This is a predicted structure of a 77-nucleotide RNA (transfer RNA) from an Actinomycetales bacterium. It was read from a public genome assembly. Its Rfam family is "tRNA".
[in-house]
Formats: sequence, C1' cells, structure tokens
RNA sequence: CGGGAUGUAGCGCAAUUUGGUAGCGCACCUGUUUUGGGUACAGGGGGUUGCAGGUUCAAAUCCUGUCAUCCCGACCA
Repeated sequence: CGGGAUGUAGCGCAAUUUGGUAGCGCACCUGUUUUGGGUACAGGGGGUUGCAGGUUCAAAUCCUGUCAUCCCGACCA
C1' cells in the first nucleotide's frame, strides 16, 4: 500500500440476511427471604448501535467517507 472481518449498556453477545418500539445473560440498584453473608423470588435503572455525512415516512440494518483493533497478501530492509 491492497483485500477482508469486527466495533451495539460495566463485561460477554444477539438483532443486520428481508429497514418498522434496541434486546438476552452476567453485573448494578431496591424490596422480600436470612442473625448476617450467600441463594431464591419480585421490581427497577443504565445505550447519541466507533465517528461524520447521505438515502428514506422510518436506519443498528442500505450508501459514502473516516477512526480503532485483528487477519491475509504485496513492497522495502
């Protein structure tokens, strides 16, 4: 330099194919249970979907650019 993959809640991941209310598990908060911890049960909070722009009534999803990480290849040494 060229090609490809990934980026979504504190952590790990779905949802993308076929655009239509952003979810699951763990963690966190509150309550009950317990002498307390843990367990169990009930309830609750937390997201500018890496960033910027575009298309659309509507974008995590489609298009363009860009950033970070990883993989493959080329080049130099």
Its mean pLDDT, the model's own confidence on a scale to 100, is 81.